Context: one part of a larger RNA
C1' cells in the first nucleotide's frame, strides 16, 4: 500500500432473528468414500466434489479386465516395385467373434487408367503422463460497487490526492463540497419476457355471431410527471391523486480489476516427455450394476386436514413422419389388433390434468395406514434382457407410531402441496434435470449475537 485482529465506527444480504416446510431416525434411489475383485475405467474433495462430468453403462457407449486376432495398421496423405485382378459379394472350411485357408463368378473405349492387393518406406495411431509448460471454457468471491487511467498537485520515496468529507441510492446513484480537472471498465439504461390499452392482420376455437376471447406483429403507456410534508432553494425520502401498472412494477440475459498455481492434456486444441507386432488397433465374454461400512442428494412413508371407492370439474408449457397415433374391437391390466387424421393454432399424445369438489366406507389399529422384499403368471423393446431394462396381475406383506447432537431452504403468486410436457432415448433403471401451470400461506420487533462483504479509522515483531 495491502493482508490481518476474539480493535473500533457506519452500513448491506434469508446472515442472525421472526415464520413456514424440511435434512439427521425408517424404507428405496442415486452420487461418493471404503473395502472386495482379473477388472469393478478416469476425472471432481470445505465453502467453490460428492442425482458432478452422465441430457440415458445389457452388446455399442468403454476408455477396465481376461481369452482369441491384427501390424502401414480401424482412420489421413504420400513415394517405390510388383500384381491384368478385382476390391468387395457368394459358397466351403475351421472358429464365440474378429479372423484366417480354399475356391466361384464378375468394371472397362482392352493400351493403361481408376481402384484394388501385396512388398518396402516416409508415417498413421495412444481416454498414455504433465491443467504446476498452455490456449479456450468454467466455478467462486457477487449482480458485491467496486477497479482504473491521463493530466496536474503534494510526498526524498514506496505513494498518496482524484476515490476524503456531508446527505442520499439497490449502486464510485446523485446532489452539496473539494487541488484537483477529466477519462476508461464496472452501475444503471438500451435487449427479451410479463402485466394495461391502441392499430392492423388472421381458413384457431368459442360464438350470447357483439371488431367479443385468443394469435401474431406494430405503437403507446411509468417519467417521482402531479399534489402535499420533511429537506439545503438541492439530491432524495414520507404520505396522497389518477392509472392496468407506480417510486429500478415482477422476471430473464447481461458478471469491472482481479482472487484460489480453483476446475478441465477425458470435449475441443496444444508444447514438452513417453509407447510403436504395442501404451496402437479388433472381436468375444465380463466389469463400471460387487457390498461388513461411512457419508452426501432425492423419493416414498409413518396417516384421519388421512386411506378407498363412485360421481364430477378447471390449465399451461411442449412434442410427434423409421413419428405421434383417434374410432372401432380383445385383454381385469401391461398391451395388442386395427387403420382414420396429421410435417400439424386444423389431427394425434390429450375427453389432456391432480390436488380439489360431492356422496359412502374405515374408527386410531402397525390398520382398509405404510409399501420394501419375496415368489409365482403375463406384457413390451431389442441380434439378445443370466450376470444386468422397463411395465402389469395375483400372492407377499418388512422396517417405519415424526426421528440426538446438528443442519438446510424459503420475504409472495413467493414457500409449501397437485399433477402435466420436454430433452437424452430402440428400450430403460427419471424418484434425476431443465420447464408449464392448479391451489397458495405464515412472518420480519429489529441488527446485540452467528455467517459472507462493502467504506472509514486505528494496531502490527505479516508481506
Nucleotide at each position: 500500500u495491502g493482508a490481518c485482529g476474539g480493535g473500533a465506527a457506519c452500513c448491506c444480504g434469508c446472515a442472525c432473528a421472526a415464520g413456514c416446510g424440511g435434512u439427521g431416525g425408517a424404507g428405496c434411489a442415486u452420487g461418493u468414500g471404503g473395502u472386495u475383485c482379473a477388472a469393478u475405467u478416469c476425472g471432481a474433495c470445505g465453502g467453490u466434489a460428492a442425482g458432478c462430468g452422465a441430457g440415458g453403462a445389457a452388446c455399442c457407449u468403454u476408455a477396465c479386465c481376461a481369452g482369441g486376432g491384427c501390424u502401414u495398421g480401424a482412420c489421413a496423405u504420400g513415394a517405390u516395385g510388383c500384381u491384368g485382378c478385382a476390391a468387395g459379394c457368394g459358397c466351403a472350411c475351421g472358429g464365440a467373434a474378429a479372423c484366417g485357408u480354399g475356391u466361384g463368378a464378375c468394371c472397362u473405349u482392352c493400351g493403361a487408367g481408376g481402384g484394388u492387393g501385396c512388398a518396402u518406406c516416409a508415417c498413421a495411431g495412444g481416454u498414455g503422463c504433465u491443467g504446476c509448460a498452455u490456449g479456450g471454457c468454467u466455478g467462486u468471491c457477487g449482480u458485491c460497487a467496486g477497479c482504473u487511467c491521463g493530466u496536474g498537485u503534494c510526498g526524498u520515496g514506496a505513494g498518496a490526492u482524484g476515490u476524503a468529507c456531508c446527505g442520499u441510492u439497490a449502486a464510485g446513484u446523485c446532489g452539496g463540497g473539494u487541488a484537483a480537472c477529466g477519462a476508461g471498465c464496472g452501475c444503471a439504461a438500451c435487449c427479451c419476457c410479463u402485466a394495461c390499452g391502441a392499430u392492423g392482420u388472421g381458413u384457431u376455437a368459442c360464438u350470447u355471431c357483439g371488431u367479443g376471447u385468443c394469435a401474431c406483429a406494430u405503437c403507446g403507456a411509468a417519467c417521482u410527471g402531479c399534489c402535499u410534508c420533511g429537506g439545503u432553494u438541492a439530491a432524495c425520502g414520507g404520505g396522497g391523486a389518477g392509472g392496468a401498472a407506480g417510486g429500478u412494477g415482477g422476471g430473464g440475459a447481461u458478471g469491472a480489476c482481479g482472487u484460489c498455481a480453483a476446475g478441465u492434456c477425458a470435449g475441443c486444441a496444444u508444447g514438452g516427455c513417453c509407447c510403436u507386432u504395442a501404451c496402437g488397433u479388433c472381436c468375444u465374454g465380463g466389469g463400471c450394476u460387487a457390498c461388513a461400512c461411512a457419508c452426501g442428494u432425492g423419493c416414498u412413508a409413518c396417516a384421519a386436514u388421512g386411506g378407498g371407492g363412485c360421481g364430477c370439474a378447471c390449465a399451461a408449457u411442449g412434442g410427434g413422419g423409421c413419428g405421434c397415433c383417434a374410432a372401432g374391437g380383445a385383454g381385469c391390466a401391461a398391451u395388442c389388433c386395427g387403420g382414420a387424421g396429421c410435417a400439424a393454432a386444423u389431427c394425434c399424445c390429450a375427453u389432456c390434468a391432480a390436488a380439489a369438489c360431492g356422496c359412502c366406507c374405515c374408527c386410531c389399529a402397525g390398520u382398509u395406514c405404510a409399501g420394501a422384499u419375496u415368489g409365482a403368471g403375463g406384457g413390451c423393446u431389442g441380434c439378445a434382457a443370466c450376470c444386468c431394462g422397463c411395465c402389469c396381475u395375483c400372492a407377499u406383506g418388512a422396517a417405519g407410531c415424526a426421528g440426538g447432537a446438528a443442519u438446510c431452504g424459503c420475504u409472495a403468486g413467493u414457500a409449501a402441496c397437485c399433477g402435466c410436457g420436454g430433452a437424452u432415448c430402440a428400450g430403460c433403471c427419471u424418484c434425476g434435470c431443465c420447464g408449464c401451470g392448479g391451489u397458495g400461506a405464515a412472518u420480519a420487533c429489529g441488527u446485540u449475537c452467528u455467517c459472507g462483504g462493502g467504506u472509514u479509522u486505528u494496531g502490527u515483531a505479516c508481506a
Predicted 3D model of a 463-nucleotide part of an RNA (small-subunit ribosomal RNA, 3' major domain) from Parcubacteria group bacterium GW2011_GWA2_53_21. Model confidence (mean pLDDT): 82 of 100. RNAcentral holds the full RNA, with entries from ENA and SILVA. Taxonomically the source falls in Bacteria candidate phyla (Bacteria).